Notes
Transfer RNA from Candidatus Ornithocaccomicrobium faecavium, 76 nucleotides, folded computationally. NCBI's taxonomy places the organism under Bacteria, Bacillati, Bacillota, Clostridia, Candidatus Ornithocaccomicrobium.

RNA sequence: GCGCCUGUAGCUCAGUGGAUAGAGUGUCCGACUCCGACUCGGGAGACCGCAGGUUCGAAUCCUGUCAGGCGCACCA
Numbered sequence: 001g002c003g004c005c006u007g008u009a010g011c012u013c014a015g016u017g018g019a020u021a022g023a024g025u026g027u028c029c030g031a032c033u034c035c036g037a038c039u040c041g042g043g044a045g046a047c048c049g050c051a052g053g054u055u056c057g058a059a060u061c062c063u064g065u066c067a068g069g070c071g072c073a074c075c076a
Base pairs, nucleotide, nucleotide: 001072002071003070004069005068006067007066010025011024012023013022018056027043028042029041030040031039049065050064051063052062053061
């Protein structure tokens, strides 16, 4: 330098054009308990790496760019 993959909640992931973006775990509150754990009920929490574009409509398609990973090439 070239190509490919990944980037969504604190963490691990799902969602591949149309509902208010979901789950597990964690966290907070409550119930239970002598207390705690377990279990059960409930709540908060991400505008999808960033910026543009296409579209009636974009996490999703296109372009650029940033970060991480893998491969290839170059290396007097």
It matches the Rfam family "tRNA". From the family's description: Transfer RNA (tRNA) molecules are approximately 80 nucleotides in length.